[in-house]
RNA sequence: GCAGAGUAGAAUUUUGUGCGUUAAGUGCCGGAUGAACAGGGAGUUGUCAUCCGGACGAAAAGAUUUCUUGCGGUACAGAAUUCGCAUCCCGCUGC
Numbered sequence: 001g002c003a004g005a006g007u008a009g010a011a012u013u014u015u016g017u018g019c020g021u022u023a024a025g026u027g028c029c030g031g032a033u034g035a036a037c038a039g040g041g042a043g044u045u046g047u048c049a050u051c052c053g054g055a056c057g058a059a060a061a062g063a064u065u066u067c068u069u070g071c072g073g074u075a076c077a078g079a080a081u082u083c084g085c086a087u088c089c090c091g092c093u094g095c
Base pairs, nucleotide, nucleotide: 001095002094003093004092009083010082011081012080013079014078015077016076017075018074019072020071021070028054029053030052031051032050033049034048035047039090040089041088042087060069061068062067063066
């Protein structure tokens, strides 16, 4: 000098247990605070979490009184597959 590896995590599918269906949650916009981002350091206009405000907005049916089948860009956990540091410096492996 050239090439490469590796994390947190993310997406999809699926299983289980819940929540809602008397509409919370999810998704969208704005603000505040905080956190994380390969082995080390730095780190955003990107990511995530909590809170506040705003706009929008839904699939129920059957049995009969708490169940069943559904529905929700629903929550958490497990599994499979795929992807995987914004970026910078150093380190690691091979040549």